The prediction has a mean pLDDT of 86.
A computed fold for a 349-nucleotide part of an RNA from a metagenome, annotated as small-subunit ribosomal RNA, central domain.
[in-house]
Context: one part of a larger RNA
RNA sequence: CUGGGCGUAAAGCGCGUGUAGGCGGAUUGGUAAGUUAGCUGUGAAAGCUCCCGGCUUAACUGGGAGAGGUCGGUUAAUACUGUCAGUCUAGAGUAUGUGAGAGGGAAGUGGAAUUCCGGGUGUAGUGGUGAAAUGCGUAGAUAUCCGGAGGAACACCAGAGGCGAAAGCGGCUUCCUGGCACAUAACUGACGCUCAGACGCGAAAGCUAGGGGAGCGAACGGGAUUAGAGACCCCGGUAGUCCUAGCUGUAAACGAUGUAGACUUGGCGUUGGUGGGGUCAAACCCAUCAGUGCCGGAGCUAACGCAUUAAGUCUACCGCCUGGGACUACGGCCGCAAGGUUAAAACUC
Numbered sequence: 001c002u003g004g005g006c007g008u009a010a011a012g013c014g015c016g017u018g019u020a021g022g023c024g025g026a027u028u029g030g031u032a033a034g035u036u037a038g039c040u041g042u043g044a045a046a047g048c049u050c051c052c053g054g055c056u057u058a059a060c061u062g063g064g065a066g067a068g069g070u071c072g073g074u075u076a077a078u079a080c081u082g083u084c085a086g087u088c089u090a091g092a093g094u095a096u097g098u099g100a101g102a103g104g105g106a107a108g109u110g111g112a113a114u115u116c117c118g119g120g121u122g123u124a125g126u127g128g129u130g131a132a133a134u135g136c137g138u139a140g141a142u143a144u145c146c147g148g149a150g151g152a153a154c155a156c157c158a159g160a161g162g163c164g165a166a167a168g169c170g171g172c173u174u175c176c177u178g179g180c181a182c183a184u185a186a187c188u189g190a191c192g193c194u195c196a197g198a199c200g201c202g203a204a205a206g207c208u209a210g211g212g213g214a215g216c217g218a219a220c221g222g223g224a225u226u227a228g229a230g231a232c233c234c235c236g237g238u239a240g241u242c243c244u245a246g247c248u249g250u251a252a253a254c255g256a257u258g259u260a261g262a263c264u265u266g267g268c269g270u271u272g273g274u275g276g277g278g279u280c281a282a283a284c285c286c287a288u289c290a291g292u293g294c295c296g297g298a299g300c301u302a303a304c305g306c307a308u309u310a311a312g313u314c315u316a317c318c319g320c321c322u323g324g325g326a327c328u329a330c331g332g333c334c335g336c337a338a339g340g341u342u343a344a345a346a347c348u349c
Base pairs, nucleotide, nucleotide: 004321005320006319007304008303012318014201015200016199017198021194022193023192025088026087027086028085029084030083031082033081034080035077036076037075038074039073040072041071042069048066049065050064051063052062053061054060091191092188093187094186095184096183097182098181099180103177104176105175106174107173108172109171110154115149116148117147118146119145120144121143125136126135162169163168206247207246208245209244210243211242215241216240220236221235222234223233258317259316260315261314262313263312266295267294268293269292270291271290272289273288274287275286276285277284299306300305323348324347331342332341333340334339
């Protein structure tokens, strides 16, 4: 150097944008850098391989031949790679026309419910549990009716449904805005793929400042249970949960499955489009593209299972793995802190 792996055994960065780098469609011509071949120069000695010899043998050693290279020069070859010039349209992008959507941001607005406040009716309980008690209630609770306040979340629709790179996104309306699919095949003409660093996004909890605070509810208090109960159950309840600005940067951030492309029997659903059939219009049927599920074949797999949305067959590029110690120590960087990130060794087996 080559050789193994990463769904569950160790192993896919949480997700994207993208620089260097790596890799790159069809075709024509030039070139000849890589590549290949010949010739040539050099490749000290020792060493290595083979042959012959010397110590009784061997080690050791003398002689000869050979091998040994990202090497230099030169001549030639031109398939492939590179490079230069030209052409092309299947990749990629643009345009035009349709279409679906909880994609994102801002502002406004609606009803149901909980709680609280005021008032009316009304009287002794209520609440809670396995059973109770703490709690609340004659200073009038619970229940019930009317009015008001405020915060948070949006029943039904709702779906194995949709959208988003992931995190995630669900009342309604308006404004701003990103992406996607299909049809046409008009335009550009390889403009592409991946991506170390870098940059951005990133649930919940947590932090800073200022608001807000209905319900829920770490901590905390009380009542139970129990041998005990630091819990599970019950009554309360602060931070928090919500908003604005900033920080944190982690999760079983999961499909525990990197991204892109190609190829490989099928069946049944479902979402969005297009074409054809059908109909008054539909339903429905056929074909096709894009998504999303279930089942199953070849193949793969240790098995489980995966199976055109691959874990099958291949290509390109990145990341990662190799017992414990150790998602650790030290140091660096980041952070207000909590901590994050990068990441050993002794020792042990």
Rfam family: Bacterial small subunit ribosomal RNA. Gene Ontology terms of the family: structural constituent of ribosome and ribosome.